[in-house]
Molecule: c-di-GMP-I riboswitch aptamer
Organism: Nakamurella endophytica
RNA sequence: ACACCGAAACGGCAAACCCGACGCGAGUCGGGGACGCAAGCCACGGAACCCCACGGGUCAGCCGGGCCACCGAA
Numbered sequence: 001a002c003a004c005c006g007a008a009a010c011g012g013c014a015a016a017c018c019c020g021a022c023g024c025g026a027g028u029c030g031g032g033g034a035c036g037c038a039a040g041c042c043a044c045g046g047a048a049c050c051c052c053a054c055g056g057g058u059c060a061g062c063c064g065g066g067c068c069a070c071c072g073a074a
Base pairs, nucleotide, nucleotide: 005072006071012037013036017032018031019030020029021028022027035061040067041066042065044064045063046062048058049057050056051055
């Protein structure tokens, strides 16, 4: 240095809910807010959900997988 791993530290992200906007909808974005998190990104495979329905879509904080990244105790 790298890999596994996840104590500590510096930090980070942001559930529910509320307001505004967008979408048929699942849901998304911005602000407030923190339930939690190693919870950054990707729709490749499942699960769940939606529909203008047998084809499309949502979702990465459901599971698996891929890529990247801060720190460094056991």